[in-house]
Context: one part of a larger RNA
RNA sequence: CUGGGCGUAAAGGGUGCGUAGGCGGUUUUUUAAGUGGGAUGUGAAAUCCUGAGGCUUAACUUCAGAAUUGCAUUCCAAACUGGAAGGCUAGAGUACAGGAGAGGAAAGCGGAAUUCCCAGUGUAGCGGUGAAAUGCGUAGAGAUUGGGAGGAACACCAGUGGCGAAGGCGGCUUUCUGGACUGUAACUGACGCUGAGGCACGAAAGCGUGGGGAGCAAACAGGAUUAGAUACCCUGGUAGUCCACGCCGUAAACGAUGAGUACUAGGUGUGGGGGGGCUAAGCCCUCUGCGCCGCAGUUAACACAUUAAGUAUUCCGCCUGGGGAGUACGAUCGCAAGAUUAAAACUC
Numbered sequence: 001c002u003g004g005g006c007g008u009a010a011a012g013g014g015u016g017c018g019u020a021g022g023c024g025g026u027u028u029u030u031u032a033a034g035u036g037g038g039a040u041g042u043g044a045a046a047u048c049c050u051g052a053g054g055c056u057u058a059a060c061u062u063c064a065g066a067a068u069u070g071c072a073u074u075c076c077a078a079a080c081u082g083g084a085a086g087g088c089u090a091g092a093g094u095a096c097a098g099g100a101g102a103g104g105a106a107a108g109c110g111g112a113a114u115u116c117c118c119a120g121u122g123u124a125g126c127g128g129u130g131a132a133a134u135g136c137g138u139a140g141a142g143a144u145u146g147g148g149a150g151g152a153a154c155a156c157c158a159g160u161g162g163c164g165a166a167g168g169c170g171g172c173u174u175u176c177u178g179g180a181c182u183g184u185a186a187c188u189g190a191c192g193c194u195g196a197g198g199c200a201c202g203a204a205a206g207c208g209u210g211g212g213g214a215g216c217a218a219a220c221a222g223g224a225u226u227a228g229a230u231a232c233c234c235u236g237g238u239a240g241u242c243c244a245c246g247c248c249g250u251a252a253a254c255g256a257u258g259a260g261u262a263c264u265a266g267g268u269g270u271g272g273g274g275g276g277g278c279u280a281a282g283c284c285c286u287c288u289g290c291g292c293c294g295c296a297g298u299u300a301a302c303a304c305a306u307u308a309a310g311u312a313u314u315c316c317g318c319c320u321g322g323g324g325a326g327u328a329c330g331a332u333c334g335c336a337a338g339a340u341u342a343a344a345a346c347u348c
Base pairs, nucleotide, nucleotide: 003320004319005318006317007302008301012316014201015200016199017198021194022193023192025088026087027086028085029084030083031082033081034080035077036076037075038074039073040072041071042070049065050064051063052062053061054060091191092188093187094186095184096183097182098181103177104176105175106174107173108172109171110154115149116148117147118146119145120144121143125136126135162169163168206247207246208245209244210243211242215241216240220236221235222234223233258315259314260313261312262311263310266293267292268291269290270289271288272287273286274285275284276283297304298303321348322347323346330341331340332339333338
């Protein structure tokens, strides 16, 4: 190397776009690079293998054959792959007509609640806990009524509902904008799939500069608990959480399940369309999502089962005993934190 694998045992890249490369629908003609066949030359001998022979046998050895699966030249074939030319429409895309959606960006607006400030009423408690205390309050708290300020998040609707490549997205309105789906079958005519590098996006936390700061709250302080309590509980509370711009580039970034295509029983619910019949409801057919159950098949089992972990195929990524270690060193990136790439000795 020829393997075997990747839901949970080691193993799917966080996600997309896409370069090189790999792979690629149907049909006609052609070519002959791959492919198949014939011939010629060469492929030293010994060795190996087969059949005979010689040493009393064997090892050993002699002869003949086979083999040397290769290379070169030449001739033939044309199914398949490739090349060239032409055609097609089932893949892919465009156009037109529709409806659905927390898809994205920006601006404006709204109500409830918490906190704070001012004023009224009012008096001794409030708060908190398993029980307390720290804390707040006679300088008038808590409660309640009215007015004001400010920030953040949007109850109900709300749904194994929707949208998005993933991360993720939820008050309302407007503007700009991406994608998917359905129907028609008018247009293009394989324009496709995957994708090493590359580029872009990428929760939270964290970092830089400038704002903002209601609530919550790492750190920190105090009160409890306890043998102790650097915790769990309580009272406070700063970064942060929010906004703008710029970094970081990681997560149990999970469906722990890469992407594409084709095929392989059904049942049931739900989201968005279309068609039939029809006044409508209910019903039937169909496309596309999201769930549950379940046959064949698969699986170590659990389970998966047309949204496959089934049957095939194309391309990419990854695994190869545990620890050492996702570490050291080097390199690249980063302001830093650190990230990415990634060993060995040794040991069991």
Record summary:
Predicted 3D model of a 348-nucleotide part of an RNA (small-subunit ribosomal RNA, central domain) from uncultured Caloramator sp. Rfam family: Bacterial small subunit ribosomal RNA. Taxonomically the source falls in Caloramator (Bacteria, Clostridia, Eubacteriales, Clostridiaceae). Model confidence (mean pLDDT): 87 of 100.